[in-house]
Overview:
Predicted 3D model of a 1448-nucleotide RNA (small-subunit ribosomal RNA) from an uncultured prokaryote.
RNA sequence: AGAGUUUGAUCAUGGCUCAGGACGAACGCUGACGGCGUGCUUAACACAUGCAAGUCAAGGGUAGCAAUACACUGGCGCACGGGUGAGUAACGCGUAGGUAAUCUGCCCCUAUCUCUGGUAUAAUAUCGAGAAAUUGGUACUAAUCCCAGAUGAGGCCGAGAGGUCAAAGAGAAAUUGGAUAGGGAUGAGCCUGCGUCUGAUUAGCUAGUUGGUAAGGUAAUGGCUUACCAAGGCUACGAUCAGUAGCUGGCCUGAGAGGGUGGCCAGCCACACUGGAACUGAGACACGGUCCAGACUCCUACGGGAGGCAGCAGUGAGGAAUUUUGCGCAAUGGGCGAAAGCCUGACGCAGCGACGCCGUGUGCGGGAUGAAGGAGCUUUGCUCUGUAAACCGCUGUCGGGAGAGACUAAAAGUCCGCUUAGUGGACUGGGACAGUAUCUCCAAAGGAAGGACCGGCUAACUACGUGCCAGCAGCCGCGGUAAUACGUAGGGUCCAAGCGUUGUCCGGAUUUACUGGGUGUAAAGGGUGCGUAGGCGGGCCUGUGCGUCAGAGGUUAAAGACCUUGGCUUAACCAAGGAAGUGCCUUUGAUACGGCAGGUCUUGAAUAUAGAUGAGGAUGGUGGAAUUCCUGGUGUAGCGGUGAAAUGCGUAGAUAUCAGGAGGAACAUCGGAUGCGAAGGCGACCAUCUAAUCUAUUAUUGACGCUGAGGCACGAAAGCGUGGGUAGCGAACAGGAUCAGAUACCCUGGUAGUCCACGCCCUAAACGAUGUAUGCUUGGUGUUAGAUGCUUGUCAUCUAGUGCCGUAGGUAACCCGUUAAGCAUACCACCUGGGGAGUACGAUCGCAAGGUUGAAACUCAAAGGAAUUGACGGGGGCCCGCACAAGCGGUGGAUCAUGUGGUUUAAUUCGAUGCAACGCGAAGAACCUUACCCGGGCUUGAAGUGCAAGUGACCGCCUUUGAAAGGAGGCUUUCCUUCGGGACACUUGUAGAGGUGCUGCAUGGCUGUCGUCAGCUCGUGUCGUGAGAUGUUGGGUUAAGUCCCGCAACGAGCGCAACCCCUAUCCUUAGUUGCCAUCAGUUCGGCUGGGAACUCUAAGGAGACUGCCCACGCAAGUGGAGAGGAAGGUGGGGAUGACGUCAAGUCAUCAUGGCCCUUACGUCCGGGGCUACACACGUGAUACAAUGGUAGGUAUAAUAGGCAAAGCGGCGACGCAGAGGAAAUCCUCAAAGCCUACCUCAGUUCGGAUUGUAGUCUGCAACUCGACUACAUGAAGCUGGAAUCGCUAGUAAUCGCAGAUCAGCAUGCUGCGGUGAAUACGUUCCCGGGCCUUGUACACACCGCCCGUCAAGCCAUGGAAGUUGGGGGUGCCCAAAGUCGGCAGUGAUGUCGCCUAAGGCAAACUCAGUAACUGGGGCUAAGUCGUAACAAGGUAACCAAGGGCGAA
Repeated sequence: AGAGUUUGAUCAUGGCUCAGGACGAACGCUGACGGCGUGCUUAACACAUGCAAGUCAAGGGUAGCAAUACACUGGCGCACGGGUGAGUAACGCGUAGGUAAUCUGCCCCUAUCUCUGGUAUAAUAUCGAGAAAUUGGUACUAAUCCCAGAUGAGGCCGAGAGGUCAAAGAGAAAUUGGAUAGGGAUGAGCCUGCGUCUGAUUAGCUAGUUGGUAAGGUAAUGGCUUACCAAGGCUACGAUCAGUAGCUGGCCUGAGAGGGUGGCCAGCCACACUGGAACUGAGACACGGUCCAGACUCCUACGGGAGGCAGCAGUGAGGAAUUUUGCGCAAUGGGCGAAAGCCUGACGCAGCGACGCCGUGUGCGGGAUGAAGGAGCUUUGCUCUGUAAACCGCUGUCGGGAGAGACUAAAAGUCCGCUUAGUGGACUGGGACAGUAUCUCCAAAGGAAGGACCGGCUAACUACGUGCCAGCAGCCGCGGUAAUACGUAGGGUCCAAGCGUUGUCCGGAUUUACUGGGUGUAAAGGGUGCGUAGGCGGGCCUGUGCGUCAGAGGUUAAAGACCUUGGCUUAACCAAGGAAGUGCCUUUGAUACGGCAGGUCUUGAAUAUAGAUGAGGAUGGUGGAAUUCCUGGUGUAGCGGUGAAAUGCGUAGAUAUCAGGAGGAACAUCGGAUGCGAAGGCGACCAUCUAAUCUAUUAUUGACGCUGAGGCACGAAAGCGUGGGUAGCGAACAGGAUCAGAUACCCUGGUAGUCCACGCCCUAAACGAUGUAUGCUUGGUGUUAGAUGCUUGUCAUCUAGUGCCGUAGGUAACCCGUUAAGCAUACCACCUGGGGAGUACGAUCGCAAGGUUGAAACUCAAAGGAAUUGACGGGGGCCCGCACAAGCGGUGGAUCAUGUGGUUUAAUUCGAUGCAACGCGAAGAACCUUACCCGGGCUUGAAGUGCAAGUGACCGCCUUUGAAAGGAGGCUUUCCUUCGGGACACUUGUAGAGGUGCUGCAUGGCUGUCGUCAGCUCGUGUCGUGAGAUGUUGGGUUAAGUCCCGCAACGAGCGCAACCCCUAUCCUUAGUUGCCAUCAGUUCGGCUGGGAACUCUAAGGAGACUGCCCACGCAAGUGGAGAGGAAGGUGGGGAUGACGUCAAGUCAUCAUGGCCCUUACGUCCGGGGCUACACACGUGAUACAAUGGUAGGUAUAAUAGGCAAAGCGGCGACGCAGAGGAAAUCCUCAAAGCCUACCUCAGUUCGGAUUGUAGUCUGCAACUCGACUACAUGAAGCUGGAAUCGCUAGUAAUCGCAGAUCAGCAUGCUGCGGUGAAUACGUUCCCGGGCCUUGUACACACCGCCCGUCAAGCCAUGGAAGUUGGGGGUGCCCAAAGUCGGCAGUGAUGUCGCCUAAGGCAAACUCAGUAACUGGGGCUAAGUCGUAACAAGGUAACCAAGGGCGAA
C1' cells in the first nucleotide's frame, strides 16, 4: 500500500466482498510447564446455609477465691469500606468559575472556663401474658444519662439601653476528658458559563407556569412552599413529545481528522424486594436501621409473627457463556480503645478455567544401504517423503525422585542512652502464602504437537472415488465421466500450545468527503419568479479591541499512553523520574483582516432626461379566405373512402357547379439559425390601458447590494364545478375492414372535450435533462435592436441580445468552450447501489381525480453512463451474381425405376436430415458382402505377437454323423545341425487377443458450406487514458483490396491475377500401328511400292501485350461497326478454395483417448432379412404423339476398355465356333440425320405398365430376390393446380457411344462425341453476397433480447370487523404511615385538618401483539396467453393527464 467482481473487450460511475488490528467472548479439534492479569455482558430473576460491624481504663449489677466471663446503662462507630447500573437526556456527568447565600464529628492552632444542686431509669428482684416474636405490673439503684441554677472572656439579637447562651467528670499523679468562641485542615451542600445520542411521519409547550410583594421553611439562595398582584416564560440556534442510554479519566481502531466503546482499575452519580415517609445524627431520608402500603417466601397452637445476597462464598432458573459454601488478619487500610488488643469475605493469599498477554520446552551434533513402507510417474526404472529413520556421540531446561530452604518484619515488649511532645542502640518474640520461590544432587532422550489451509484474491499440487448426485462456498464461483474447488490419500504451505469458526467494533471506504466527493448524459438543479429570517458583501479615514494573534500565570486528579532509568534469570508485570496534555479561566499587549460605532467617496445598485424595439400582458371592436349547414338554380347516377374494400351518402336527386344566407373556430402568404416574456407561453387588423428591455448624454441619491430555508404569486395540456357556446376536429361508443384473434393500427359516423366567463386543480421528457448573481480568460463568421466615426462604403468601431465553428483549459468519454460543462467568489436546492417504491402508514392540501412530504421488511451482485469491435434491422447509399427480368426446356399430374420418411416385422443393420440429407456412404444386398434376426457350434478363440512346457509333426487322404460349422475314428509321418540345439508345425498354460459396442460434444486425418466471394492480417510509425483506430477510408476504375490519384501513414504477408493442364492458329523436329497430295502397281481394301506434303500422333517453340489508331480521361482505364490477326481486351474449359464460420459430417474407410463386453457386445456355420407396403416426399426414366410412329434403304464420330471376329443354328435372348488381339494394328459397330412408303388425329400403327405362357444366360443355388428373349395381354396417360428448377454459346435442348463396379444385374454415376437454338430493355422488385454509413436494451450475437396477466410453490409486508397486552398523563372517589398546623392534656399521648403512597371509577391518547378475509410485492431450469419494448421493433419511442380494454 491494495485486490476480486457488471463487458466480447474498454474507460469511468457504483455497490458488494476480501486481506489488518481488537475482544470480559462463545463453539469445534487439540493440549507440556510457569509468571502476571482476568472471569454472569443474559433474569435490578428467586434465594437454602455460613460468614461480611463492632468496640470501650467510666457506671451499677450477676457468676467466680481470683484472673476473668456475661448481659445491661452510657460514649464513639454503624452515612466508611464492599456491590450493582434498574432509573436518569438531567447542573446527572465533564470542564472552568462563584458561594458577601452555607455547614463541617473525629484532627491542628489560639483564647477563656470547667461552680452549685436535683429526680428518674435499665440491669437486677418478683408477680404475670403469649405457641412464638415479644411484653405488662410492682420494688431498688448509678453515671461522662437527664434537668435546674450560677458565671460570661467570647458569641447571638438590638440604633442604643439592654436582653440572651455553657460545661462532666475520671485518676494517687503525670495526664486525660468536657464547655464556649475565633481560625485552619478535611469533607459536604447550593448556584452559574460552556460541552454532552436519535427522531419534525413529534410544531407548538407551560397556571406554581414566568416575575413581583409578604410570610413560612432550610445549614444556606431560590415558587422550595403559601397568600395576593401582574401575564408572563420556552421554541425552527429545535421547545414539547417519543425512543435509547449511568457520565468521565480512559480503552479499541485510524497516517491523522475521526468512528466505536465505557468490562477490569480510578473519580462522580444513582439504587438497595416495589412504592411512600420521616426519626436519630456533624453527616442518611440510611444495602446487613425504623414506620406504612404492595407482591412474594417461611413459621404458627390460626390468635399472630418473621424476611429481603445489586456484600463474600454458594444454590436454582435463564443462557452460547463466566470460578471455591478455601486460608489468614502475617502485611496494607479501616472501626473502637491511652494501649495491649478485639473486629474486618475491605484486603493479603491460595483453588478452578489456554479466557488473555508474556516466557520456556518437546532435544543437539554426526549419519546415504538415499533402507523399508507409503505415494506418484514419461513404469527394464526414476522421483518424493528424506538426514527424515535406524545407528554413533553429546547435553540435561521443564517434568520425576532426594535434600537444604528464604526475602517480604516496619512495628510491639523489656532494658540502656540522648540534643526528651521526640529519637538512637541491644535483646526477646512474631508468616496466611509455604516446606512455596530458590539452590544442590540423582537417573534418563527417556514423559511433552497440534490445527487450519493448498481454483483466483492468497503462501502451498498430484492420484483415486463421485458424476449438477453427494457436497463446497467470504466474493467470483466449483460438481452433468479425465474436478489442483466435493470426499479420501500422499505431498506441500502458514501459524504453533495452540489453530480455526462464529459474533461485534474500527480500518481498508475519499462509500456522508472538516481534512477529503459530487449534480448536461452515470444517483443528483427546486417548473418559474418575488421576497422574510439567515448567510455573504465596494473605495478611503477615525475610534473600539468582540472575533483574531502573541506573552505570562492557574488548572487540566491518580492510574494509563510517550521518553529515560531501575526491580523480578528474560519478558509480560511492577517501581521511580521526566516530558506532554489540542481545552477552560485570569492577566498583559498588538490592531493587518473580519465585526461594531462614526465620517466620507462613486465605480456596484437605483432614479431622472432623449430616443428605439418587439407574436410581452389585459379589454373592446373590425376583417377576409376556408370547412360545415340552410335556401334556390343548373344537372344526372353515382359519390365517398382504401393497400384493396366495405360500412356511409344518393333517383325523396347526392357528388359536381352557381347565387344568397347562417354560425363557430382558427388566422395562409409575410415567417426567418427572427423577436418578446421570469417560466408556462405569445402570431389577422384597429383602439384604449399596462409592464419590460436596450441605446446615448449629462445630472441626482450614496452601498441603498447578492442569494434566499419557511412564505407568497404565476404555472402547458388533460381534468373538475356553475352558466353559455358548438363550424371543424374528436377520447368513450357504434358500425365496416384487417387478422389465427384485433377490445388496435385503416375507414364511415360520433358524445364529452376542444371555445367563452367565473372558480378550482398544480402536474409534464415543466429540457439547454445545465440554479441565481458577479469578475477574469485567444479568436472567426452570420443575424436582431440601437449608437458613434469618417475616407459615405458590400466601411470601421461600441453596447445589448441571438446562432454556428473553434484556442487554451476542462471532461469517463460524448462534448463544453466569453451565452462554459474553463478559472474563482457568495448563497440556495439536491444525491449516496439496483429492486421493493415515489409504494405503505401518518400528516397536510383538494369537490373529486389526486398532489406534497415519504419509509421498512424482504430480495439481487449487480443496475446504470460514454465510447469500441462485431452481428443484426420489415434503416440508407453504391456494386455484383441465371438473383430478377427477356427467353428455351423441365419438375409438380400419369406409369415405372431409385432413395427417404412413416408403418410393419423375429430382423426389416448402421449412418447422412434446410440450402450444404433423400439415384447420398453403396464404382453395383440371390449365398458371400452383412454390421441385423432365428437356430446350431467354439472359448487363448477365425487371424496376429511374446514367454514357458510338451509332442514331432502339421498338411494331406479316407470312413462315419450332421443342414453346415463342428464332432468321432483311421492311414500317413519333417528339415538343418558344430549334436548343445535351432527352424517349422501342433497341443496345453500364461501374458494378452478380438469388438461395424458407446462417445464426431474428448480427438487426428479427410470432407461439405458460405465461396473462386474479395476479402483476411502483420511490422514500424501516428492518433486515442483505453478497448481500439489509421493503413484497408475517400475520388475514379476493375472480374478482383485490379490499378491510378489523393491522404499520417510507409511497407509487407496470406488470398486475386500469373506460373500448370486441355483446347483454338501456325512453325520446327519425328513418321509406325496413323496418313495418301503427287508417281506407279492393284485382287479396288492405303492393299502394295513409294512419299513425309496433308490429317494425325507428341515433344519443343511462336502468338495477344489495350502493342497500334480515334474519342474521353490528370492517371489507371473505358468506348469503337477501327486496322492487323486463327484468336481482342482474364479467347474457352479445368486444376488451384485466404483468415475463418456452422461443437456442420464422419469413432461404420483409417488412426486414436476414455468407458464398456470377455464360455460373449468375440468368433464359425445354415436359413431369413436389408427387396415388406393403406401412405407422403425427393431424384430420374418413358410417354401423352404427325417437328411424330412403323417399315425399308442410306451417310458420318469421339473417348475408352480388353476382349473375342468371320461363319453356322435359333423368330430372338443366345448357342456352336474360334481367326485376330497384352493393342494408334484385333474386338470396332453409333443414333438422331437423309431418302422412300404407310399411318391421318383416334386412347390410335400413340403409349408401353401389368399379367400369362415358353425360354436364354450367369452362378453351388435365380422361391423369397437377377438380367434378357419370344408370343400373347395392352393400365394410366391427350402436356399437368398452387408452387418450383436448370441454362447466356458450341451453351440449352436433342441423339446415341464408352467405361468403372461387376460371376450375373444400370433408367444411376463418370466420361465421349453428333445435330444445334432463343433471349438479355434493364437493376424497381425476390434471393444470396461485397463495401461504406446509421440505429441497437443483441455479443450463445434476431433461431437474439424481452414485457405483463393467468396457473403452482415459498417468503416478508400493508389494510381489516374485532381481540389481547403495555405505557405515560388527566379528572373524580377513598386514603395508610408520617412531617407540619389547630385543639385537649402536667406529660405520655389523644383527636381534627392540609398534603400523600397504594387502591377504585371514567373518558381519551399512544405503542405493540394477534385475526376470518383481503391488497399489491419479491423469489422459484424447462406451465398458459399473447408479443408491448430494443432496428423505422414492423403504428417512432417516451413524459403528464382523462376515458376504455384478458394481459402486456

It matches the Rfam family "Bacterial small subunit ribosomal RNA". Gene Ontology terms of the family: ribosome and structural constituent of ribosome. Its mean pLDDT, the model's own confidence on a scale to 100, is 84.